Annotation
The RNA shown here (small-subunit ribosomal RNA) has 1524 nucleotides and comes from an uncultured Alphaproteobacteria bacterium. The RNAcentral record of the sequence draws on ENA and SILVA. Rfam family: Bacterial small subunit ribosomal RNA. Gene Ontology terms of the family: ribosome and structural constituent of ribosome.

[in-house]
RNA sequence: AACUUGAGAGUUUGAUCCUGGCUCAGAACGAACGCUGGCGGCAGGUCUUAGUCAUGCAAGUCAAACGGCCAUAGCAAUAUGGCAGUGGCGCACGGGUGAGUAACGCGUGGGAAUAUACCCGUUGGUGGGGAAUAACAUUUGGAAACGAAUGCUAAUACCGCAUAAGCCCAACUAGUCAAUUUUUUUGAUAGAAAAAUUGACUAGUUGGGGAAAGGUGCAAACCGCCGAUGGAUUAGCCCGCGUUGGAUUAGCUUGUUGGUGGGGUAAUGGCCUACCAAGGCAGUGAUCCAUAGCUGGUCUGAGAGGACGGUCAGCCACACUGGAACUGAGAUACGGUCCAGACUCCUACGGGAGGCAGCAGUCAAGAAUAUUGGACAAUGGGGGAAACCCUGAUCCAGCCAUGCCGCGUGAGUGAAGAAGGCCUUCGGGUUGUAAAGCUCUUUUAAUCGUGACGAUGAUGACGGUAGCGAUAGAAAAAGCACCGGCUAACUUCGUGCCAGCAGCCGCGGUAAUACGAAGGGUGCAAGCGUUGUUCGGAUUUACUGGGCGUAAAGCGUCUGUAGGUGGUGUGCUAAGUCGGGGGUGAAAUCCCAGGGCCCAACCCUGGAACUGCCUUCGAUACUGGCAUGCUGGAGCGCAAUAGAGGCGGAUGGAAUAUACGGUGUAGAGGUGACAUUCGUAGAUAUCGUAUAGAACACCGAUGGCGAAGGCAGUCCGCUGGAUUGUCGCUGACACUGAGAGACGAAAGCGUGGGGAGCAAACAGAAUUAGAUACUCUGGUAGUCCACGCCCUAAACGAUGCAUGCUUGUUGUUGAUUUCCUUCGGGGGACCAGUGACGAAGCUAACGCGUUAAGCAUGCCGCCUGGGGAGUACGGUCGCAAGAUUAAAACUUAAAGGAAUUGACGGGGACCCGCACAAGCGGUGGAGUAUGUUGUUUAAUUCGAUGUUACGCGAGAAACCUUACCGACCCUUGACAUCCCGCACGCGAUUUCCAGAGAUGGAUUUCUUCAAUUCGGUUGGUGCGGUGACAGAUGCUGCAUGGCUGUCGUCAGCUCGUGUCGUGAGAUGUUAGGUUAAGUCCUGCAACGAGCGCAACCCACGCCCUUUGUUGCCAGCGGGUCAUGCCGGGCACUCUUGGGGGACUGCCCGCGUCAAGCGGGAGGAAGGUGUGGAUGACGUCAAGUCAUCAUGGUUCUUACGGGUCGGGCUACAAACGUACUACAAUGGCGGUAACAAUGGGUCGCAAUGCCGCAAGGCAAAGCCAAUCCUUAAAUAUCGCCUCAGUUCAGAUUGUCCUCUGCAACUCGGGGGCAUGAAGAUGGAAUCGCUAGUAAUCGCGGAUCAGAAUGCCGCGGUGAAUACGUUCCCGGGUCUUGUACACACCGCCUGUCAAACCAUGAAAGUCGAUUCCACCCGAGGCCGGUAGCCUAACGCAAGAGGGCGCCGAUUACGGUGGGGUUGGUGAUUGGGGUUAAGUCAUAACAAGGUAGCAGUACCGGAAGGUGCGGCUGGAUCACCUCCUUU
Repeated sequence: AACUUGAGAGUUUGAUCCUGGCUCAGAACGAACGCUGGCGGCAGGUCUUAGUCAUGCAAGUCAAACGGCCAUAGCAAUAUGGCAGUGGCGCACGGGUGAGUAACGCGUGGGAAUAUACCCGUUGGUGGGGAAUAACAUUUGGAAACGAAUGCUAAUACCGCAUAAGCCCAACUAGUCAAUUUUUUUGAUAGAAAAAUUGACUAGUUGGGGAAAGGUGCAAACCGCCGAUGGAUUAGCCCGCGUUGGAUUAGCUUGUUGGUGGGGUAAUGGCCUACCAAGGCAGUGAUCCAUAGCUGGUCUGAGAGGACGGUCAGCCACACUGGAACUGAGAUACGGUCCAGACUCCUACGGGAGGCAGCAGUCAAGAAUAUUGGACAAUGGGGGAAACCCUGAUCCAGCCAUGCCGCGUGAGUGAAGAAGGCCUUCGGGUUGUAAAGCUCUUUUAAUCGUGACGAUGAUGACGGUAGCGAUAGAAAAAGCACCGGCUAACUUCGUGCCAGCAGCCGCGGUAAUACGAAGGGUGCAAGCGUUGUUCGGAUUUACUGGGCGUAAAGCGUCUGUAGGUGGUGUGCUAAGUCGGGGGUGAAAUCCCAGGGCCCAACCCUGGAACUGCCUUCGAUACUGGCAUGCUGGAGCGCAAUAGAGGCGGAUGGAAUAUACGGUGUAGAGGUGACAUUCGUAGAUAUCGUAUAGAACACCGAUGGCGAAGGCAGUCCGCUGGAUUGUCGCUGACACUGAGAGACGAAAGCGUGGGGAGCAAACAGAAUUAGAUACUCUGGUAGUCCACGCCCUAAACGAUGCAUGCUUGUUGUUGAUUUCCUUCGGGGGACCAGUGACGAAGCUAACGCGUUAAGCAUGCCGCCUGGGGAGUACGGUCGCAAGAUUAAAACUUAAAGGAAUUGACGGGGACCCGCACAAGCGGUGGAGUAUGUUGUUUAAUUCGAUGUUACGCGAGAAACCUUACCGACCCUUGACAUCCCGCACGCGAUUUCCAGAGAUGGAUUUCUUCAAUUCGGUUGGUGCGGUGACAGAUGCUGCAUGGCUGUCGUCAGCUCGUGUCGUGAGAUGUUAGGUUAAGUCCUGCAACGAGCGCAACCCACGCCCUUUGUUGCCAGCGGGUCAUGCCGGGCACUCUUGGGGGACUGCCCGCGUCAAGCGGGAGGAAGGUGUGGAUGACGUCAAGUCAUCAUGGUUCUUACGGGUCGGGCUACAAACGUACUACAAUGGCGGUAACAAUGGGUCGCAAUGCCGCAAGGCAAAGCCAAUCCUUAAAUAUCGCCUCAGUUCAGAUUGUCCUCUGCAACUCGGGGGCAUGAAGAUGGAAUCGCUAGUAAUCGCGGAUCAGAAUGCCGCGGUGAAUACGUUCCCGGGUCUUGUACACACCGCCUGUCAAACCAUGAAAGUCGAUUCCACCCGAGGCCGGUAGCCUAACGCAAGAGGGCGCCGAUUACGGUGGGGUUGGUGAUUGGGGUUAAGUCAUAACAAGGUAGCAGUACCGGAAGGUGCGGCUGGAUCACCUCCUUU
């Protein structure tokens, strides 16, 4: 010195907090598998079949116990060596395995009634005889194994006799101790004394019993042998405590429990037996079932614990399976015996042999575990006097990365940052000082030499090993996993919900850091990963250290047994508790300090520790025990009080129904609306009378009573409990309560009554797609009574019972008490109940809050993810329905609670909008135009698709456009850049040929590229070539930018700071008013700010002013038939620019002294003056890759480019948007008026002429306030007179005209002729609130031509709005929610399909156990009259053996039970599985509020009845509270 030690993360949600599971990061292993592999040291190595085993070895030794035989030597005696046998000792150790065993088996600590070979100490003895027998020999059986008979022989083999202190047995004497009984003493049954009996022990005496072996040696001596005793060692036995799970195992036991006698054993004991008694064990878990060798220890953990028991060590059990004994000191004996059984082998078929869970090894099994090695050199064991022999114990070696530990695979320098690879923004970056190159080193490995310790004298398997020295040369030596988060480490390519990955969350559907590959990186390293298992994290079984109102969880309630817990004073005790000492807690291990192998692993020495058990001494506060008190807990007595408390009996009125009778007539009833139903046979209605059953209006109440369920007319009887007062009595009598018992709504069951109303089932009528429902008409069980069952509910306060403590306010019920009083009443205090709000505190939050869910104590019950399932099986209960107790397989990553923000509601409140209403005009019907769908087609290009597509992209498809189709052509391309070669022109132009044209071929003319440093070069252009590339209206709007639509010109959307909340979030932004408005005001834990609103901008409306031509013309002048026509002017209109003006400014009223609102004045305009432009945060993966841009991807003699022709224009049908109409408010004809915006030279065109007209010809003017570009509706006159028309104009014929290269497909216009549908439009639906709707025309863009479309312009010019109940949309607040992809949401059940596990099942196949019976080997024991028999005996006989009999018993058999496993036609439900069927039960008031219990019914969710709950929305009312 012996220790000091505790980490979290991912995943439920749109987000949050909580609950709660799942998963990960760590350590470990007797491991296995995959990839890889240099060396050494130390360890480890069949976990599975206690499966089968060929072969070899694993236990022998002693000649100094004995006789014999053989060999060698010797003449021989004999000696030496060997062999089998007799005999001794050993073989019970060592070695293996873990099947059995839940047990005194093991661990720990004690104990008494024992034995113990060899060993040590002490003591005594070892005398004298006898009879056999193996070997051997002969004969003989058998295949063999193995024997049989006769004969011979020895011993330390065997048997008598003698002796025997001690030893054993019996008796007696003495002593000690114990128990029992009696007597005396004493107050005493306490204590003391004495006597007797019995037992044990010690000592002594007497009688009886009972031992022995020799060997070696010349000798000494040594080794043996026998009796006894002590020790040591080892073994047997007994006891306390500890030692797995199951109660779906609750009763077990007859030698069982005890006693007495006997037997047996080394020894106690029912161990065995006879008799007697009826005990013994068990909820502190007996019995039964399952599993398991136990421990020191090992792993993990902060610890407490949890899991494990391989190697090493201690104990036990087993040895092919079962049974049995023998021998022996010791065995019921691994390498012994006997019997039975299974298996294997040999056989001459008669009979025999065998047992690797010893070491190696084989086969099998398995994911998987080694050599048929060396040596007894060391350590130990057996035998021997010893030499020595034996020893698969052991020591070594071999194999294996199986583990731990150590070492190496090089070191220094080296930038051209090489090459190559990979990436790239193409600049570069990275691999990377890495390599190469240069300079060094040599550990390990290799080769050569030398060479140990282990060995005190000899002896070395290991081993020529370890170590040491030398030599050559960087030489021979790096992999594995991972890189989305957790978790350290990122890019490219390939793939395209495929292939695949995955521990959890989850990746992959064309830009994958998640799959596969590569480059790079990270981690570990001769290993690295994966899998499996254990502990940890997991406070997720909570002793340390959890919970139960709503998350899982309080028994429906009470009484009470065992048990647990227990007020207060004193004394004793010392069990718990605390302290000291002693014994034990094996060694090893862990820890500490040293030491030894170079270090480490490893090993050694010492210490500490082993938290335990036993014992002893002490302490006495607390707990317990004993004793004695106390009154505060509890109970009793006495006096009062309230009450739907319970049970029984009697009785009352209202209502309902029915019956009878009267009056009376056609309906009644019922509903959202109907119908079924009742009624002319007289209903309903109404009056009278009678009968019946059930329930008790008002009072009546968050009032009362009861343990809960529950209890309600009135009266009587019986009866339980509570409260208050008194402070008298008892004296802890108390609390809780496993089992147990009692009560226990409704429904339901049985028997018998009763039956008015109501009403499951059922029937009918409705509703509906259906309607097994909701609604209606009927209606049976039932509801009621008596008796007996059932025993469950949302049996709820979802809150167990009891006790104590902890601020308050205010109702109410029942007592008590006090003060005041006007006698009506009022105020205060306190107890017991019952409500509301709230302090501290608690809570995840909601909430609870003296009636706790606060702070504490005691006891009971219950919970441990979701589903499967409160189900199956088994048990108990029940008449049944069913109740209670109560799993598993399998499946899943969540399920759940509270609160938040949204969204939604067939929830609520308020408000707005041409949203409705009030009006006007339309659409939907007709014809036509146009767009779309669909169909068709070679193509009918593509896109847009509810609102927010459909006269949309397209503001204009005959060609072109054009993207589509057919045919024909081109291939560096129609277009861009670069390179090479040639040329100098390019370009324009003429003509001809082929062709549909593009194009190809020929040809004419004009023109002579530019800068120059004049060498050539540069630029430019053309042609040809090569490859990089061009090109694509190909794809992806779900990869994107930009732009746009929509909610919506709706009033909203946010931020900073502060504050509140654990948090998401809230507040501000809500509230009271007001506004078109989050507009403004007031208030307020908010104060401010931003984007929106408004304003600023444009246009129109009034005025002033500037300007004054192309505009204007009042005044002046001139002129004309007439006209601003001219001079002139700028007053007016107008144009242009700039100002003013309107702000609730003024008055009255209302309003909070406000914002503002109503009215009025003035004013051109009045409360935003009107109209535009202007579109917050965001939503719809909204639209657009075909405007454009763009990532990726695809095509490249084509998906590119060109040309001609065709198509986009089709046409059974459907839809949208328009135009024209249907006529008289009109049509036609004539006449006469009044605009504005715009446009115009590839143009607008006056004017004139021609044509019926479209138009044509000629042509002035105008690049425009100058010229051109017709207004119509209207007014007025006339005709038409209600008709398919003088309405309407489609369609068709024919003739023209315009544009254009060209009007066939496929344009516009005109003339003549034709003259269709259509007579105001079903359901439904659209627009519009004033210069608006309606109506009328005009202009423009596009454009060669071609508007009924679109965008503008002006003319004429209304009606109506009570109002916000309803429809639609929107905003704010609030409420519910199981929605969050947000109601186009979510979600339930049947049916159909596939797969999975499981229950039942006629049976069937095993396993195990019990009972009864049969058989009964071998052995021990007992008996024995048969047979045999050397020792002793004179003999009889004793003794021994065989045989036989009995008892017991293994295996086996028969029958019947229990438990358990496998399988089983068929069958039940359950679970899982992107896109099946039928419905829509639930979530919002989910469209009938839901839920649970029960009963009936139904394809299914489910429906209905009865009583219950709120975990029901909404409205109204009542009560209570808060504030004033």